About this RNA
SAM riboswitch aptamer (S box leader) from a marine eukaryotic metagenome, 112 nucleotides, folded computationally.
[in-house]
């Protein structure tokens, strides 16, 4: 870079540090000297990859699949990806607003 799956659930303490942070731009709204980012340690969450067991499919396979368990590789541990932005639909005479769907962007896993 690309393909694909998921993104309204869940889970924080300590140390160093010392002013920012919530991806980016804009608007909003938040977090933060009762200590931001970053780094380290420990703990936890989850179950994508992985492993085991049992069942199903299959002529069979080292195949596919469902459930359960584990937690080795990642990931994550304020707020839905914090909310909105672009398009479509519903509501409305229209606009605003509200609700729903999608796109774009982003994050993470797995593959190339």
């Nucleotide at each position: 870079u690309u393909u694909u799956a998921u993104c309204c659930a869940g889970a924080a303490a300590g140390g160093u540090g010392g002013a920012g942070g919530g991806a980016u731009c804009a608007g909003g709204c938040c977090c933060u000297g009762u200590g931001a980012a970053a780094c380290c340690u420990u703990a936890g969450c989850a179950a994508c990859c992985u492993a085991a067991u049992u069942g199903g499919c299959g002529c069979a396979a080292u195949g596919c699949u469902a459930a359960u368990u584990a937690a080795g590789g990642u990931g994550c541990u304020a707020a839905u990806u914090c909310c909105u932005g672009c398009c479509c639909c519903a509501u409305a005479a229209a606009a605003a607003g509200u609700g729903g769907g999608g796109a774009u962007a982003g994050a993470u896993g797995a593959g190339a």